[in-house]
Predicted 3D model of a 74-nucleotide RNA (transfer RNA) from an Erysipelotrichaceae bacterium. Rfam family: tRNA. The family's RNA type in Rfam is transfer RNA. Its family is annotated with triplet codon-amino acid adaptor activity in the Gene Ontology.

RNA sequence: GUGCUCAUAGCUCAAAUGGAUAGAGCAUUCGAUUCCGAUUCGAAAGGUUGCGGGUUCAAUUCCUGUUGAGCACG
Numbered sequence: 001g002u003g004c005u006c007a008u009a010g011c012u013c014a015a016a017u018g019g020a021u022a023g024a025g026c027a028u029u030c031g032a033u034u035c036c037g038a039u040u041c042g043a044a045a046g047g048u049u050g051c052g053g054g055u056u057c058a059a060u061u062c063c064u065g066u067u068g069a070g071c072a073c074g
Stems, first nucleotide, its partner, number of pairs: 001073007010026004019057001028044005050066005
């Protein structure tokens, strides 16, 4: 330098062929339970889906540019 893959909550990951309010587990906070804790149970908060642009009635998803990571080739 060229090609491919990946980037979604604090962490690890989902999200069929574009469709509805982007979800789960852990963690955090609050509550219940307990003499107090742990465990268990209930609830809440937490996201510009790496960033910019485009297509579309509608984009995490498709196209394009770019940044970072990984792999392969030279």